RNA sequence: AGUGUAAUAAGGCCGAAUCCCGCCCUAACACGCGGGUACGGGGGAACCAUCGUUCUGGGUGAAUCCGCUCAAGCAGCGGUAGGGCUGGCCCUUUCACCAAACCCGUAAGCUAACCUCGGAGGCCUGAGAGGGGGAAAUA
Numbered sequence: 001a002g003u004g005u006a007a008u009a010a011g012g013c014c015g016a017a018u019c020c021c022g023c024c025c026u027a028a029c030a031c032g033c034g035g036g037u038a039c040g041g042g043g044g045a046a047c048c049a050u051c052g053u054u055c056u057g058g059g060u061g062a063a064u065c066c067g068c069u070c071a072a073g074c075a076g077c078g079g080u081a082g083g084g085c086u087g088g089c090c091c092u093u094u095c096a097c098c099a100a101a102c103c104c105g106u107a108a109g110c111u112a113a114c115c116u117c118g119g120a121g122g123c124c125u126g127a128g129a130g131g132g133g134g135a136a137a138u139a
Base pairs, nucleotide, nucleotide: 011124012123013122014121019036020035021034022033023032039118040117041116042115043114048109056107057104058103059102060101065079066078067077068076082098083097089132090131091130092129093128094127095126
């Protein structure tokens, strides 16, 4: 001097998943337990909608569908509906990247009242073009 790893702090990303109080414990935290909460999901009339089901079907989520491969399946490969990041703001756009996973259990359209559930986890900022907005300085 460079590279890599770990920890802490700050800042940020995906996502509904943030924040507060009490108990336990401790020197103090954290962990754990309990109660709330920003925020989010499901069920559930009338009216409307649907014409189905029997081969089931449905929900969360961006993550659906098609083809190839395989004896078939799994796995794999290619594409795709769709999706988010950089950039301290917004919009359009090209390339790159992702395009999963799980749940219900024969049952569910919308849906007021009402009922019910979640309130996690993971990660560290890819490279360009165009337009708009904001702030500061100067004249």